[in-house]
RNA sequence: GGGGCUGUAGCUCAGUUGGGAGAGCAUCGCGUUCGCAACGCGGGGGUCGUGGGUUCGAAUCCCAUCAGCUCCA
Numbered sequence: 001g002g003g004g005c006u007g008u009a010g011c012u013c014a015g016u017u018g019g020g021a022g023a024g025c026a027u028c029g030c031g032u033u034c035g036c037a038a039c040g041c042g043g044g045g046g047u048c049g050u051g052g053g054u055u056c057g058a059a060u061c062c063c064a065u066c067a068g069c070u071c072c073a
Stems, first nucleotide, its partner, number of pairs: 001072007010025004019056001027043005049065005
């Protein structure tokens, strides 16, 4: 220098015929208990790496770019 993969909640990740942003764990509250744990119910938390384009509409399609991993030189 070139190719490939990955980037979504605090963590691990799901989400491709383009239209609801989600799960588990964590965290907070309530219930249960003498108390704790466990368990049950509920809540908060996200510029979907960044910028731009296409579209009525983009996490999803296109271009550029950044970071990590990897292959080739």